This is a predicted structure of a 511-nucleotide part of an RNA (small-subunit ribosomal RNA, 5' domain) from an uncultured Nitrospiraceae bacterium. The coordinates come from a structure-prediction model, not an experiment, and the mean pLDDT is 84. The full RNA is in RNAcentral, with records from SILVA.
Context: one part of a larger RNA
RNA sequence: GAACGAACGCUGGCGGCGUGCUUAACACAUGCAAGUCGAACGGGGUUAUAAUGUGUAGCAAUACAGAUAUAGACUUAGUGGCGGACGGGUGAGUAACACGUAGGUAACCAACCCUAAAGCGGGGGACAACCCAGGGAAACUUGGGCUAAUACCGCAUAAGACCACGGACCUGGGAGGGUUGUGGUAAAAGUAGCAAUACACUUUAGGAUGGGCCUGCGGCCUAUCAGGUAGUUGGCGGGGUAACGGCCCACCAAGCCUAAGACGGGUAGCCGGACUGAGAGGUUGAACGGCCACACUGGAACUGAGACACGGUCCAGACUCCUACGGGAGGCAGCAGUGGGGAAUUUUGCGCAAUGGGCGAAAGCCUGACGCAGCGACGCCGCGUGGAGGAUGAAGGUCUUCGGAUUGUAAACUCCUUUUGUAGGGGAAGAUAAUGACGGUACCCUGCGAAUAAGCCACGGCUAACUCUGUGCCAGCAGCCGCGGUAAGACAGAGGUGGCAAGCGUUGUUC
Numbered sequence: 001g002a003a004c005g006a007a008c009g010c011u012g013g014c015g016g017c018g019u020g021c022u023u024a025a026c027a028c029a030u031g032c033a034a035g036u037c038g039a040a041c042g043g044g045g046u047u048a049u050a051a052u053g054u055g056u057a058g059c060a061a062u063a064c065a066g067a068u069a070u071a072g073a074c075u076u077a078g079u080g081g082c083g084g085a086c087g088g089g090u091g092a093g094u095a096a097c098a099c100g101u102a103g104g105u106a107a108c109c110a111a112c113c114c115u116a117a118a119g120c121g122g123g124g125g126a127c128a129a130c131c132c133a134g135g136g137a138a139a140c141u142u143g144g145g146c147u148a149a150u151a152c153c154g155c156a157u158a159a160g161a162c163c164a165c166g167g168a169c170c171u172g173g174g175a176g177g178g179u180u181g182u183g184g185u186a187a188a189a190g191u192a193g194c195a196a197u198a199c200a201c202u203u204u205a206g207g208a209u210g211g212g213c214c215u216g217c218g219g220c221c222u223a224u225c226a227g228g229u230a231g232u233u234g235g236c237g238g239g240g241u242a243a244c245g246g247c248c249c250a251c252c253a254a255g256c257c258u259a260a261g262a263c264g265g266g267u268a269g270c271c272g273g274a275c276u277g278a279g280a281g282g283u284u285g286a287a288c289g290g291c292c293a294c295a296c297u298g299g300a301a302c303u304g305a306g307a308c309a310c311g312g313u314c315c316a317g318a319c320u321c322c323u324a325c326g327g328g329a330g331g332c333a334g335c336a337g338u339g340g341g342g343a344a345u346u347u348u349g350c351g352c353a354a355u356g357g358g359c360g361a362a363a364g365c366c367u368g369a370c371g372c373a374g375c376g377a378c379g380c381c382g383c384g385u386g387g388a389g390g391a392u393g394a395a396g397g398u399c400u401u402c403g404g405a406u407u408g409u410a411a412a413c414u415c416c417u418u419u420u421g422u423a424g425g426g427g428a429a430g431a432u433a434a435u436g437a438c439g440g441u442a443c444c445c446u447g448c449g450a451a452u453a454a455g456c457c458a459c460g461g462c463u464a465a466c467u468c469u470g471u472g473c474c475a476g477c478a479g480c481c482g483c484g485g486u487a488a489g490a491c492a493g494a495g496g497u498g499g500c501a502a503g504c505g506u507u508g509u510u511c
Stems, first nucleotide, its partner, number of pairs: 001511004006507005013383006019376002021341001026339003030336003035082003040079002043076005051068002054065004089294003099218007108211003113207007121155001123153002130145006161185005167180005190199003220266003227257003232254004237249003269291004273284004296317005319330004347373001349372003355369001356367004386416004396407004421448006430438001455500005460481003466495005476483002
């Protein structure tokens, strides 16, 4: 000098764009953050329509009540489907194929999407909801009975797929891969519509995209850590997995790593990047983007295309809460917000209008993702606090050699302007036909009136900027050198001056 997710002191007019718990991965009140589909299914409720029959009142017309049936509309607890593995948060752990980069997979997977091919026949038995009977304070739960489906289970069919066996050919260095034959195994679901058809469903092949696994190389400190290792290292056989593999197991062998630093200890998420620097390099990893890891702590699996799953399940633990003491409930490192810690970090806001996501045929619903607004000079950028003229160089202040000098064209005064402000009027784009939270916002026009708007630090040298008074090694200053003990340009105040400016200085950290 530059930089910062900064903090502190003094000061503070406006706007735009960014940015805001770096500390306790400390504990959390409250609300919201993942639902959706009635065009998969049975049932319930509400409503409407016309009809039938019943009861009550009435002589009757009729009124009221409740029941049955039909076809519709709306709604929904439950079964079922898809999504809750994305999106959002955090950086604890991790020195590791975690990350980066370059490759491999002849060792692999894939729901939704696209393309192509082949199908969608015919049956069965249940379980919720519901009803009945219980248990419990509650959370919830037990038994019996009825019932539907795109839920579940047989059968048929099999282009192709998979498995076993056999020969031949092609390919590969080889393990192997491809083509071909025989035998065997496994599918399916409907809904809407008058229909055409549309959307679903099953099998196979390919694509797109996303992942799993493996490998070379690369990036911290420490030798005051020198030996480490028993599933350890390899083999054979098996199990397991989507898949290779000590991943796991039985048996066999005794290997494997290490001074090019094994093992141990400390520290740390990694990268694109960011800061600095002429560069080389050094430091760093906030925000934004990619990857990884985690979700009260530890462990485990289930479901599923995908999880060993932040707002799922089970077990154990700590903590908090409810309880009828028998037993239960919970997990903000989602968005706000609270306490605590701290030098320090925001609103319990508005909206799904846009973009994107989930579900749905659609209308649409959900979305604290996101879009916006609010708060903070926290940062960057822009604008303003007036412009021109104006000497009797006014008054006041300060200094003075008492002559004057300086503040200083500065003010007053004259003329002008209106950014900003304020008042009134108009008023967007963002939205394809409709739909705008932002927002009567941005912006435009008009009126008013210099009106509403300047501070901070320094002035001995480094370093731009000097005098007076007070103080008297005191009080104090200080980044270094050093000032202060009676004329202090270094302390304190004042006048003046210099620098920067809605900021200025200090502290911390990096280069």